[in-house]
Molecule: Bacterial RNase P class A
Organism: Longimicrobiaceae bacterium
RNA sequence: GGGAGACGAGUGAGGAUCGCGGCGGCGCUCGCGCCGUCGAGGAAAGUCCGAGCUCCGCAGGGCAGGGUGCCGGGUAACACCCGGGCGCCGGCGGACACGCCGGUGACGGAAAGUGCCACAGAGAGCAAACCGCCGAUGGCCGCUCGCGCGAGCGGCGGCACAGGCAAGUGUGAAAGGGUGCGGUAAGAGCGCACCGCGCGUCUGGUAACGGGCGUGGCACGGCAAACCCCACCUGGAGCAAGGCCAAGCAGGGAUGAGGAGUCGCCCGCUCCGUCGGAGUCCCGGGUAGGCCGCUAGAGGUCGGCGGCGACGUCGGUCCCAGAGAAAUGGUCCUCGCCGCUCGCGAGAGCGGAACAGAACUCGGCUUACUCCGUCUCCCACGG
Numbered sequence: 001g002g003g004a005g006a007c008g009a010g011u012g013a014g015g016a017u018c019g020c021g022g023c024g025g026c027g028c029u030c031g032c033g034c035c036g037u038c039g040a041g042g043a044a045a046g047u048c049c050g051a052g053c054u055c056c057g058c059a060g061g062g063c064a065g066g067g068u069g070c071c072g073g074g075u076a077a078c079a080c081c082c083g084g085g086c087g088c089c090g091g092c093g094g095a096c097a098c099g100c101c102g103g104u105g106a107c108g109g110a111a112a113g114u115g116c117c118a119c120a121g122a123g124a125g126c127a128a129a130c131c132g133c134c135g136a137u138g139g140c141c142g143c144u145c146g147c148g149c150g151a152g153c154g155g156c157g158g159c160a161c162a163g164g165c166a167a168g169u170g171u172g173a174a175a176g177g178g179u180g181c182g183g184u185a186a187g188a189g190c191g192c193a194c195c196g197c198g199c200g201u202c203u204g205g206u207a208a209c210g211g212g213c214g215u216g217g218c219a220c221g222g223c224a225a226a227c228c229c230c231a232c233c234u235g236g237a238g239c240a241a242g243g244c245c246a247a248g249c250a251g252g253g254a255u256g257a258g259g260a261g262u263c264g265c266c267c268g269c270u271c272c273g274u275c276g277g278a279g280u281c282c283c284g285g286g287u288a289g290g291c292c293g294c295u296a297g298a299g300g301u302c303g304g305c306g307g308c309g310a311c312g313u314c315g316g317u318c319c320c321a322g323a324g325a326a327a328u329g330g331u332c333c334u335c336g337c338c339g340c341u342c343g344c345g346a347g348a349g350c351g352g353a354a355c356a357g358a359a360c361u362c363g364g365c366u367u368a369c370u371c372c373g374u375c376u377c378c379c380a381c382g383g
Base pairs, nucleotide, nucleotide: 001379002378003377004376005375006374007373008372009370010369012335013334014333015332016331017330018329020039021038022037023036024035025034026033027032028031041355045366046365048364049363050362051361052360053238054237055236056235065234066233067232068231069230070084071083072082073081074080085107086105087104088103089102090101091100092099093098108229109228113227114226115223116222117221131168132165133164134163137162138161139159140158141157142156143155145154146153147152177195178194179193180192181191182190196218197216198215199214200213201212202211203210204209242292243291244290245289251283252282253281254280255279258272259271260270261269262268299318300317301316302315303314304313305312306311337352338351339350340349341348342347
């Protein structure tokens, strides 16, 4: 100097001015004006989990389907959070044993069953033999060797024919425990020691699990975010939920000879109607529309107490958008922050400030982002 991760904080402060939306008050010329007050986020996002709330469904039990899955705790609840265990990774310390710190894991079951294990490779699941090692034993060949009258027997050397091996090379994500010593023709848990693993037992811990002792040469490759098995949980839809009021039009019932217009009333005139019935009244369902749901809540914040912690509890204090395709913005001045340029310097000029926008509400997770701050790790350069 750069990068990654975690956390904090998140377009800074003050003023002026022009606007926008909600609520309250006042005014009038009755839909506008004035005044006051409030007005986006840490993710409001993705809609991935879990709830509240609402409606529908529901005797009880089972199957199917879906979900969860180390242990304990927190919580209204969770797939979230906290603490712990175990495995893996990294760092540090150290006498190798081991300890400490950080990160990370959908972390029940693979000695019930089924299935899969690409490519490469000899062999990938009732293991296998390309190269390789050996060839003790058996076979074949040779000898100027020994014994025997001889058939032959023995010895030595060779071949790699039968056969033995699974150590080595090599492939792979993975090759039927690992290291060492012995052993052997060569090898091999074949034997032994230690480590690992299984089983038994004792012991610490609420538990996951840990530790000790004994025992078995090892039987048990991996994958269950493949089917499956086991344990536990589990109705559906969502604020366009849902509730209330309710024009017009259509429908039903009653009554019924008048009704409407002509800018106060009467006459007149015009139009509609007189049982296939205008008008009036009533009824239920209900469209447009209106109201509620709607934001004071598992709420924020400060302090005390309990707890390792997540969190709980008590007290004080605060009110913090509610709405309809939907407001939360623009400009200017001063001062901050960062970068570039100019200047010896004081300073000046120019530029920049991310991701993103509430729509019933909460708790989480995940994803996106940086003017700035803190910590950890990695890389490069220099000393």